[in-house]
Formats: sequence, structure tokens, C1' cells
RNA sequence: GACAUGCUAGCGGGAGAGACCGCGCUACACUCUGGUGUGGCCGGCGCCGAAGGAGCAACUGCCCCGGAAACUCUCAGGCAAACGGACCGCUAGCAUGAA
Repeated sequence: GACAUGCUAGCGGGAGAGACCGCGCUACACUCUGGUGUGGCCGGCGCCGAAGGAGCAACUGCCCCGGAAACUCUCAGGCAAACGGACCGCUAGCAUGAA
């Protein structure tokens, strides 16, 4: 000491799928006091995959073990907006390697 990789932080981009149903519970607002709207919770069915989680191929003559994902499964999460969001780009710091 350009550059590369990894981690952290900041900024930007970032998909999919019911603003579903309910004589349910609850809070707030409006109200012609009859109710209506919105949010949260609960129950139900239908869906999505790009937080997280789980599974596996090749690799081996056999067995065990190991063994990846944007593939698969949907436990979790999500299905108006918001939040979140794998991944990508830029910047900075740290670490390692390095012409």
C1' cells in the first nucleotide's frame, strides 16, 4: 500500500399472496341513541415465500457422518398502507490476504 474477501453501521433499491369471513371480545371516533366506521385480539377457511427455521443432490465401491441454494416444506412470519424483507448498490470503520 491500489485491490480482494469477511463482519459491523449508515443511505438507497427491494417481490409475492383475502383492505376475506364472523349475531365473537375489546378500545377509540361519529351518531338520528337505532347503529356505523377504524384499530387490536380471538375463531375459521383460502393463499404467499425473500426475516428466521427445517429437508436434501452431486461428492463416496458399501454403511455411518458430513454435505448448498433464490430448490423444497410452511413451524414461524406475511397477504391495503405502514413496519418488515433475502438479495443488490454506494459510503465509512475493523480484520485478513495482497501486486
Molecule: Glycine riboswitch aptamer
Organism: Marinobacter similis